[in-house]
Molecule: Guanidine-I riboswitch aptamer
Organism: Gammaproteobacteria bacterium
RNA sequence: GCAAUGGGUGGCUAGGGUUCCGGCCCGCUUCGGCGGGUGGCUGGUCCGAGAGCUGCCGACCUCUCUCCGGGGGGGUUACACGGCGGGACAAAAGCCCGGGAGGU
Numbered sequence: 001g002c003a004a005u006g007g008g009u010g011g012c013u014a015g016g017g018u019u020c021c022g023g024c025c026c027g028c029u030u031c032g033g034c035g036g037g038u039g040g041c042u043g044g045u046c047c048g049a050g051a052g053c054u055g056c057c058g059a060c061c062u063c064u065c066u067c068c069g070g071g072g073g074g075g076u077u078a079c080a081c082g083g084c085g086g087g088a089c090a091a092a093a094g095c096c097c098g099g100g101a102g103g104u
Stems, first nucleotide, its partner, number of pairs: 007057006015047002020044002022041001023038006058077008079099001081102001085097003
């Protein structure tokens, strides 16, 4: 100087809406319940981060053991301002387009 890798995933949270449950409102009721509306209804189910937390795997460096097949230990895994608009699921979002466009 050049090239390559710079990854995957689970749990959680910020956040999100309203399919279901529940709440509230209205109507019906054989009083068991049923139907409709409502997410400027705290909630449960649910979605959920590249730039949030955490775990596991992988990758790389190194040390050591070995029956030479492989086993074990330590370390590293950095940095990261970011629209408009579009997409999906019931719908929305920090989800996906996207470490994008753009910016320094």